[in-house]
RNA sequence: AGAGUUUGAUCCUGGCUCAGGAUGAACGCUGGCGGCGUGUCUAAGGCAUGCAAGUCGAAUGCCCCGAUGUUGGUAGCAAUACUGGCAAAGGGACAUGGCAAACGGGAGAGUAACACAUUGGUAACUUUCCUUCGUGACGGGUAUAAUCCUGCGAAAGCGGGAAUAAUUCCCGAUGGUAGUGGGGGGACAAAAGUCAUUCCCACUUAAAGUAGCAAUACGCACGAAGAGAGGCCUAUGUCCUAUCAGCUAGUUGGUGAGGUAAUAGCUCACCAAGGCAAUGACAGGUAGCGGGUGUGAGAGCACGACCCGUCUCACUGGGACUGAGACACUGCCCAGACUCCUACGGGAGGCUGCAGUCAAGAAUAUUCCUCAAUGGCCGAAAGGCUGAAGGAGCGACGCCGCGUGGAUGAUGAAGUCCUUCGGGAUGUAAAAUCCUUUUUUUAGGGAUGAAUCAAUGACAGUACCUAAAGAAUAAGGGGCUGCUAACCUCGUGCCAGCAGCAGCGGUAAUACGAGGGCCCCGAGCGUUAUCCGGAUUUAUUGGGCGUAAAGCGUGUGCAGGUGGUUUGUUACAUCUUCUGUCAAAUCCCGAAGCUCAACUUCGGGGCUGCGGAAGAGAUGAGCAAACUAGAGACUGGGAGAGGCGAGCGGAAUUGCUGGUGUAGGGGUUAAAUCCGUUAAUAUCAGCAGGAACACCAAAUGCGUAAGCAGCUCGCUGGAACAGUUCUGACACUCAUACACGAAAGCGUGGGGAGCGAAUGGGAUUAGAUACCCCAGUAGUCCACGCCGUAAACGAUGAAUGCUGAUCAUUGGAAGUAUCGACCCUUUCAGUGAUGUCUACCUAAGUUAACACCUUAAGCAUUCCGCCAGGGGAGUACGGUCGCAAGACUAAAACUCAAAGGAAUAGACGGGGACCCGCACAAGCGGUGGAGCAUGUGGUUUAAUUCGACGAUAAACGAGGAACCUCACCAAGGCUUGACAUCUAGCUGCAGACUCCUGGAAACAGGAGAGCCUUCGAGGGUGCUAGACAGAUGCUGCAUGGUUGUCGUCAACUCGCGUCGUGAGAUGUACCGUUAAGUCGGAAAACGAGCGCAACCCCUACCCUAUGUUUUAUAUGUCAUAGGGAACUGCCCGCUUUAAGUGGGAGGAAGGUGGGGAUGACGUCAAAUCAGCAUGGUUCUUACGCCUUGGGCUACACACGUGCUACAAUGGGAUGCACAAAGGGACGCCAAACCGUAAGGUGGAGCAAACCCCCCAAAACAUCCCCCAGUUCGGAUUGAGGUCUGAAACUCGACCUCAUGAAGCCGGAAUCGCUAGUAAACGCGUAUCAGACAUGGCGCGUUGAAUACGUUCUCGGGUCUUGUACUCACCGCCCGUCACACCAAGAGAGUCGGUAAUACCCGAAGCGCCCGUUAGGGAACUAAGGUAGGAUCGAUAAUAAGGGUGAAGUCGUAACAAGGUAACC
Repeated sequence: AGAGUUUGAUCCUGGCUCAGGAUGAACGCUGGCGGCGUGUCUAAGGCAUGCAAGUCGAAUGCCCCGAUGUUGGUAGCAAUACUGGCAAAGGGACAUGGCAAACGGGAGAGUAACACAUUGGUAACUUUCCUUCGUGACGGGUAUAAUCCUGCGAAAGCGGGAAUAAUUCCCGAUGGUAGUGGGGGGACAAAAGUCAUUCCCACUUAAAGUAGCAAUACGCACGAAGAGAGGCCUAUGUCCUAUCAGCUAGUUGGUGAGGUAAUAGCUCACCAAGGCAAUGACAGGUAGCGGGUGUGAGAGCACGACCCGUCUCACUGGGACUGAGACACUGCCCAGACUCCUACGGGAGGCUGCAGUCAAGAAUAUUCCUCAAUGGCCGAAAGGCUGAAGGAGCGACGCCGCGUGGAUGAUGAAGUCCUUCGGGAUGUAAAAUCCUUUUUUUAGGGAUGAAUCAAUGACAGUACCUAAAGAAUAAGGGGCUGCUAACCUCGUGCCAGCAGCAGCGGUAAUACGAGGGCCCCGAGCGUUAUCCGGAUUUAUUGGGCGUAAAGCGUGUGCAGGUGGUUUGUUACAUCUUCUGUCAAAUCCCGAAGCUCAACUUCGGGGCUGCGGAAGAGAUGAGCAAACUAGAGACUGGGAGAGGCGAGCGGAAUUGCUGGUGUAGGGGUUAAAUCCGUUAAUAUCAGCAGGAACACCAAAUGCGUAAGCAGCUCGCUGGAACAGUUCUGACACUCAUACACGAAAGCGUGGGGAGCGAAUGGGAUUAGAUACCCCAGUAGUCCACGCCGUAAACGAUGAAUGCUGAUCAUUGGAAGUAUCGACCCUUUCAGUGAUGUCUACCUAAGUUAACACCUUAAGCAUUCCGCCAGGGGAGUACGGUCGCAAGACUAAAACUCAAAGGAAUAGACGGGGACCCGCACAAGCGGUGGAGCAUGUGGUUUAAUUCGACGAUAAACGAGGAACCUCACCAAGGCUUGACAUCUAGCUGCAGACUCCUGGAAACAGGAGAGCCUUCGAGGGUGCUAGACAGAUGCUGCAUGGUUGUCGUCAACUCGCGUCGUGAGAUGUACCGUUAAGUCGGAAAACGAGCGCAACCCCUACCCUAUGUUUUAUAUGUCAUAGGGAACUGCCCGCUUUAAGUGGGAGGAAGGUGGGGAUGACGUCAAAUCAGCAUGGUUCUUACGCCUUGGGCUACACACGUGCUACAAUGGGAUGCACAAAGGGACGCCAAACCGUAAGGUGGAGCAAACCCCCCAAAACAUCCCCCAGUUCGGAUUGAGGUCUGAAACUCGACCUCAUGAAGCCGGAAUCGCUAGUAAACGCGUAUCAGACAUGGCGCGUUGAAUACGUUCUCGGGUCUUGUACUCACCGCCCGUCACACCAAGAGAGUCGGUAAUACCCGAAGCGCCCGUUAGGGAACUAAGGUAGGAUCGAUAAUAAGGGUGAAGUCGUAACAAGGUAACC
């Protein structure tokens, strides 16, 4: 310090997410030790039990014990025993009395407040104990508790009678520097008042003793000071909501009284009507506050555990008492809820003290030890009490420290993992050897903390020290796709799962799970939650508003904010210096103490704040005085659809009346509804009515905006210019407010020609509640009143100043010239009034870019408004306004990781321009109908093997399935295998051969024969065993190779340079031209590459050479192979003197002569694992191999490709003519003979220009047929044959005879072809034993028609435009409906909370009144009750909308001109 994520890519805007730090944490896995801290954040929910506040006998009564002393009684001779009294020291139950209990400890419910913090004030106050000073303490008195007696009650407790003490209480006296009242003077002061212990008078108010022999000590009373502690008041600061805008009757003030320690409406009576509030009153929500803590560079933001200060609370609510202090955590009274006891009459209680318990919860400890230390209360003290405190225990909850060993140790064990099988990794790691002992265990010693001479230690036999033993007792967690350090293998197969975000997983997952390896941290590591940061994502530091979210529709203008020039003054802001305070702790720096550290202690600094004093006088502000540049006023002549009112005008539409006239009119892409013989439309004349104002008219003008247009008149607003006369800062902006505000809409009353929501009808359509047409109501118009919104837009708030050039315009001057300032040129000064949506722009600057640019979106200032991811939503609820419609204001839950702006490259468009192609058109011939052939689908089947599916599958793989092929099916067999390599063992040896039995064969069983050599069991071979073979099994979406297609289309790119923030652009766009990115010109481009073209082959012409074959011969034809020839070279025209193009000449051929081969970058996850190769995966007595038979040839049907036809341009018969290119040895096969023929016999010739296949056919000539299902057509079927082949049944071809089906030119639709082409005709050949070939590939023969042209269809190219598409229009995407889930709102209502109000009732209790007391009374008041509202929440039938969901239904609204431009 940043990073990931919107896109095909880019820049920007913008959100989401991550890396850091932190915690009173929790959870998961794991866990050795110590130190220091810390530990119910939830139910201020309920609590068993124990303890947490007592103490004083030196205030007092009383009681008991009491060493001992003393003194009795009884028994006894006595000792002695038993039993009493009194008394000291000492101890103490109960009680009076004093002090404490108001501290300490806990909690954060309430509280938005003088609660807290800071700063001041109190001259408006109090203060027990403590300190200092002064003065004093005289004399009396009667009560009461404990106690004793007695009563009631279960208990708690209560009552009656009697006695008694005090530092209890009462009375009297004395007293002032005390209090109250009155009066006089001094200083200060406006006054109130204060000070100088001022003076005078009157009245009132004190006391207690105890211990001691005493001294004295501790107390007591009054007063004055101090210290510390408190009360009250002021200023400033202190969360969210305006969907809380008005609140307030003790309310604000005064007078008087009461009350308090003290001020005060604190309380009361009376009087006045005030007080607070947009600088946020009142209301609602939330919350203890601060020092500080966390984070951050800081400013800030969040928090307020532990520690310290402070406030508040103590079961809930109210109340007072006592006291110096309380309205009192472990005091009292009352009410309420809850719990417990009870004899049912009545009572008791309050852990938010320490432990502990239940509950709640993700979650938080021991019913421990001690008063040794520090501190507190009481006491003269000893001492007592102290769950404050000091310690220990539990919890890795946090921080800090230590350890789990150290050294040596292999070309590196084993195991495990990976592997290209060679090896590599774990890894010096282990083992092993040597060593050490922090830690651990055992044993011995053993503190500081004690202050104090002695005694006194809970912690603790702890810390620490010493010795011994022994590597011994001690490592895990998370992660490894990117962010983010760290990668392989296996399993799984959109499953299981992961995930903070992006996103992984659909058979090769570094993302799931496991193993190995690695990375990070380490007694911890991760996860979750929360806070700050990153986030400049609330922007003071430090953001924006043309298009991303964002300028109010416009104006006027109060408050507020800001404000021209000069002088003086003040010192409020501001600045400087000094000073007080800002508790300690915390923080920073420097030291010190625990072995270090954490921790603790000491010193210094800091804590940005507030107050006081002194000073400065620039700037802002206040005051005073002046100025004219801002602003306003005045005078003058002009411009204008500015506004309001009245009057007038013509054209047109429509209607009505009349005339002429006759059958149509109207409307549309086309129609129809509609109008018309009752006379329309058309046309002429007249009349009526309403609305709007053609031309002029635009770069126009006016207005604040909305808006304003015939002409005239009246009334009226504003602006500009000129003059520079007046005022003298009077200004700018503007929350709330007020006014205006298109269209539509609403109310009342008019008006109503045209147009025209709704509605009706006609069309269109799958539908058509639309677009189109025919009608047509509201409305549109007027008057008055509402509404208050628009894409109310320049998507650009108002004002002021500054910033380059050009053009236009106004005025002046000069020059030239001239009759003349008419024009022209130059120059000066001024105005920006006007315009920039459509003239062209533009520098600097700005901007994400587009763009803006003196009318800024530039540079600055002031003020206002607004924005803060998308959706939900401008919606709900609430409020205000409105007659309504609705407007304004305006959320949340929930949901997504984007939504968006500008620009870029493509793709696309029922966008545009240009161009091309048998693309259309013009033609010729077909397909689609028939029969057959063939392929495919489907169906069938044991199997009908598999693949190919628009173009780019379907006579395709297959250029040839009877067996084989063969992959399919049935059946029968084999298991190292039909095939390859190797190892080990065994046996025999030249074997694989022959025979017999079974069998369909394969095969099985049996018998027999056979055998190399260099003699080494060497090679080979067989058998057995093992490695392995084998697979047309799967994946073409893991691949190579090959192929199709766009397309033989003219395109596709690169280097350097330049432009752009960038993606990218340029080059390659433009003007011409071409078949062509072909070439030329021009140009921020200059060059280059793959393509195009050319080079290659065939062919057309000529020449030369050669001549096997051919021929009678030849220079010919022909063949072979080597040249020539064509290049826009020549001429004319056009074009830019170009490229090129039109025409012509010559030429066999002319502008690429014709044809072929040749296929750029890429697209379609296109095709092929079954041609081959190949990764992975599956099978292994089978998914391998062998064999026989069957199947691939099935057949209701559908499609594709073909053949033959339907006939006379024909069919049949006879005669007769002319090719080319191929093939031939397991071959082609002549002559001759046989057969009707297929064919047979036959054997000559030929490895071929020699022989053979081999007679080409259509054509031509003659004859017959005469338009018919025929002498067309040949399917189908019967019979008989031929050939190939082991074998033609399933399932071959051919021949002969017989049979003679459909079919008479083919619906919608659709295909090929531009010249030697289409069409027609035959010939050959590969494969092949044969052949289902009508197919494929070639060859020649005959040989056309047509192209105006590019509007349309299809495909393609270039440029441009729009885009919400980029999987790229087969795209994207909207809404209803149906289903599921979610949250929120409404809802007849129902239930509950909160705070008030009114009334009723009214405990305890202070004060008041009556009363001697007892008691009684009135007022106030908590809780309670009743009532109507307010507000918040929970819940609800139901209905409505919203969001989300893999595939649902209906349409196609938007994005392209989205097919009716879209939107408001």
Notes
Small-subunit ribosomal RNA from an uncultured bacterium, 1464 nucleotides, folded computationally. Its Rfam family is "Bacterial small subunit ribosomal RNA". Rfam links the family to the GO terms ribosome and structural constituent of ribosome. The prediction has a mean pLDDT of 82. The sequence is in RNAcentral, with records from ENA, Greengenes and SILVA.